[in-house]
RNA sequence: GCAAACCCAUCGAAAGAUGGGGGCGCAGAGUAACGGGGCUAAAUCCAAAAGUUAGGAUAUGCCUGCCGAGCCGCCAA
Numbered sequence: 001g002c003a004a005a006c007c008c009a010u011c012g013a014a015a016g017a018u019g020g021g022g023g024c025g026c027a028g029a030g031u032a033a034c035g036g037g038g039c040u041a042a043a044u045c046c047a048a049a050a051g052u053u054a055g056g057a058u059a060u061g062c063c064u065g066c067c068g069a070g071c072c073g074c075c076a077a
Base pairs, nucleotide, nucleotide: 001026002025006021007020008019009018010017011016024065030071031070034068035067036066037063038062039061044057045056046055
């Protein structure tokens, strides 16, 4: 210097994000969705059902405090 969990408010279908509070931790817990990996499933498709419950697939959505690369930065030799 940053700021986890949690709480409040807002946005979002959700994952999650933003702001405030709060501090678990972090020489990179800086930046960024480039490559992996993970999360969600609105729309779409498939199946079931036949009247309203629910299953499966899937990212164009999300995560950088999951890992790596790039850039910037710190310490030591």

Source information:
The prediction has a mean pLDDT of 84. Predicted 3D model of a 77-nucleotide RNA (c-di-GMP-I riboswitch aptamer) from a soil metagenome.